[in-house]
RNA sequence: CAGAGUAGCAAAACCGCGUUAAGUGCUUUACCAUGGGAAGUUGGGUAUUGACGAACACUAAUGUGGCGGUGGUUUUGUGCGUCCGCUG
Numbered sequence: 001c002a003g004a005g006u007a008g009c010a011a012a013a014c015c016g017c018g019u020u021a022a023g024u025g026c027u028u029u030a031c032c033a034u035g036g037g038a039a040g041u042u043g044g045g046u047a048u049u050g051a052c053g054a055a056c057a058c059u060a061a062u063g064u065g066g067c068g069g070u071g072g073u074u075u076u077g078u079g080c081g082u083c084c085g086c087u088g
Base pairs, nucleotide, nucleotide: 001088002087003086008078009077010076011075012074013073014072015071016070017068018067019066026050029047030046031045032044036084037083038082040080056065057064058063
């Protein structure tokens, strides 16, 4: 001098969940984890408080097609400011 590396974020595919309303989003409070290490910010997760809120349709049947700012996995892209450390 250069590089690697987090939690996450976005898209796609696949498999699911709900549609008899959970989930998502907003909100209250507490806790947890968060480049390899330290402290730390922002985001993230769990539980919790409160408010708001939805698209169902078809078939003889098996079921199918939708809908939800829906869950998970994989892939791709992106991805810590300080100090120390690691690689060249």